[in-house]
This is a predicted structure of a 477-nucleotide part of an RNA (small-subunit ribosomal RNA, 5' domain) from Ziziphus jujuba var. spinosa.

Context: one part of a larger RNA
RNA sequence: GGAUGAACACUAGCAGCAUGCUUAACACAUUUAAAUCAGACAAGAAAUGGUGUUUCCAGUUGCAGAUGGGUGAGUAACGCGUAAGAAUCUACCCUUGGGAGGGGAACAACAGCUGGAAACGACUAGUAAUACCCCGUAGGCUAAGGAGUAAAAGGAGGAAUCCGCUCGAGGAGGGGGUCGCGUUUGAUUAGCUACUCGAUGAGGAAAUAGCUUACCAAGGCAAAGAUCAGUCACUGGUUUGAGCAGAUGAUCAACCACACUGGACUAAGACACGGCCCAAACUCCUAUGAAAGGCAGCAGUGGGGAAUUUUCCGCAACGAACGAAAGCUUGAUGGAGCAAUGCCGCAUGGAGGUAGAAGGCCUACGGGGUCAUGAACUUCUUUUCCCGGGGAAAAAAUAAUGAUGGUAUCUGAGGAAUAAGCAUCGGCUAACUCUGUGCCAGCAGCCGCGGUAAUACAGAGGAUGCAAGCGUUAUUC
Numbered sequence: 001g002g003a004u005g006a007a008c009a010c011u012a013g014c015a016g017c018a019u020g021c022u023u024a025a026c027a028c029a030u031u032u033a034a035a036u037c038a039g040a041c042a043a044g045a046a047a048u049g050g051u052g053u054u055u056c057c058a059g060u061u062g063c064a065g066a067u068g069g070g071u072g073a074g075u076a077a078c079g080c081g082u083a084a085g086a087a088u089c090u091a092c093c094c095u096u097g098g099g100a101g102g103g104g105a106a107c108a109a110c111a112g113c114u115g116g117a118a119a120c121g122a123c124u125a126g127u128a129a130u131a132c133c134c135c136g137u138a139g140g141c142u143a144a145g146g147a148g149u150a151a152a153a154g155g156a157g158g159a160a161u162c163c164g165c166u167c168g169a170g171g172a173g174g175g176g177g178u179c180g181c182g183u184u185u186g187a188u189u190a191g192c193u194a195c196u197c198g199a200u201g202a203g204g205a206a207a208u209a210g211c212u213u214a215c216c217a218a219g220g221c222a223a224a225g226a227u228c229a230g231u232c233a234c235u236g237g238u239u240u241g242a243g244c245a246g247a248u249g250a251u252c253a254a255c256c257a258c259a260c261u262g263g264a265c266u267a268a269g270a271c272a273c274g275g276c277c278c279a280a281a282c283u284c285c286u287a288u289g290a291a292a293g294g295c296a297g298c299a300g301u302g303g304g305g306a307a308u309u310u311u312c313c314g315c316a317a318c319g320a321a322c323g324a325a326a327g328c329u330u331g332a333u334g335g336a337g338c339a340a341u342g343c344c345g346c347a348u349g350g351a352g353g354u355a356g357a358a359g360g361c362c363u364a365c366g367g368g369g370u371c372a373u374g375a376a377c378u379u380c381u382u383u384u385c386c387c388g389g390g391g392a393a394a395a396a397a398u399a400a401u402g403a404u405g406g407u408a409u410c411u412g413a414g415g416a417a418u419a420a421g422c423a424u425c426g427g428c429u430a431a432c433u434c435u436g437u438g439c440c441a442g443c444a445g446c447c448g449c450g451g452u453a454a455u456a457c458a459g460a461g462g463a464u465g466c467a468a469g470c471g472u473u474a475u476u477c
Stems, first nucleotide, its partner, number of pairs: 001477004006473003010469001013346002016343003019339002021304001026302003030299001032297001036062001040060002044056005070258003079183004084178001088175003093171007101135004111124002114121002141148002154163003184230003191221003196218001198216001200214004235253002237248004261279002263276001282293002310336001312335002319330002322327001349380004359371005385414001387412004394404001421466005426447003432461005442449002
């Protein structure tokens, strides 16, 4: 000198764009963040005088809840980065080839009865489906042959047809797995390993594999640092530097891991943040028998801390789930609010004006110098500011649809009006005198200054530097 997710002191006018718990992965009151489909099924309710129609909807069923969003605790690892390989899976989507015949039994709901303080249930009767089951049949699969295994569902419409269902093949995108190389410190950690390294049989898995198991053999790793211990998410990047290289990993993007601590179920996919079960800790409720909860989602609270925001608006846009669609949901996201936290831009007036005014300070003191064209005064302008008037784009193929927002912006009127500080002035280092103090009070980044003429302390005048900031502290190059 540069940099920062900064903090603190003093100060502070505006706009744009960014950024905002780095500490306790500490505990969380409250609202909310994942719903949707009535064109799968069927009970019920409401509107209309009735038929019909429309709307709502407990329950069964489907799909989605494995995405999006958060955090960085763990992890020194094929976790990540980069390059490569084969023994693999894949719902929705795209392309393509076939099929959808016949039958059946239940369970919710509803009704009755009943247990419990509640959460939530038990029993009886009983019904539908794109829920479930059986028979038949086909591709397909099992190395070949044989033999075996094994599918389906309807809905809307007047119809055309559309949306689905089932079995194959291919693709896309996505995942799982293997491997070369790279990836922090310590030797005051030198030996480590028993399924450990390998073969065979068996099991298991989507798949390879000691993944598991029986038996056999005795291997495997390590001074090019194994093992152990400490520290740590990794990368694209960011920052400093001419470069070599050092430091760093906030925001944004990719990947990994986690969801109070352990476990499995379902599913194409989870060992699942806002699913389930059990156990432990904590909180809460209780009729003491029992029951409920999980903000490292968005806001917000307490606590910790030098320190980090609103319990805001909207689904208008973009994206996502569901739906034939209309649509609905979306604290993703779009916006607004707060904070000089940063970057960038603008303003705090312009021109003229000497009685060189008053006043302050200095002085060689009837004087002079300086603050100083500075103020006053004259005139001009209105960026900003205040008050009126109009008022967007962002909306897509037509109509309709804008939270932001009466915002941006345009226009009229008013009046210099609303707007300058902070640090420093011995040298390094730009900027000097007076007064006070007297090794005291104090200053200080280093050298050092102060003991009666202090340009170094304190005050004043003046000056210098930067400027809506400035200085200090911390970290880093």
The source organism's lineage runs through Eukaryota, Tracheophyta, Pentapetalae, fabids and Ziziphus jujuba.